[in-house]
Molecule: transfer RNA
Organism: marine sediment metagenome
RNA sequence: GCGGCCGUAGUCUAGUGGUUAGGAUUCCAGAUUGCCAAUCUGGUGACCCGGGUUCGAGCCCCGGCGGCCGCA
Numbered sequence: 001g002c003g004g005c006c007g008u009a010g011u012c013u014a015g016u017g018g019u020u021a022g023g024a025u026u027c028c029a030g031a032u033u034g035c036c037a038a039u040c041u042g043g044u045g046a047c048c049c050g051g052g053u054u055c056g057a058g059c060c061c062c063g064g065c066g067g068c069c070g071c072a
Base pairs, nucleotide, nucleotide: 001071002070003069004068005067006066007065010025011024012023013022018055027043028042029041030040031039048064049063050062051061052060
C1' cells in the first nucleotide's frame, strides 16, 4: 500500500429501518448477617467521528479514525 471482518455503558454482549436501545457484570444506595462473602430490591451509566438516503438510521450508503486477520 491492497483486501476482508469489526467498532453499542468501566468490562462483555443482544438488537429484521419504527416500543423509553435490552441483558450480564462493575459502581452507588437499601434489605439480610454478629462481621465478611453470597443472596434480594432499587438506581446511575452506552450506539467511534462527519456527511448522505429515508417520514423515521445503532441498523443502509460514502468518507475519516481505531482494532484484528490475510496479502505484498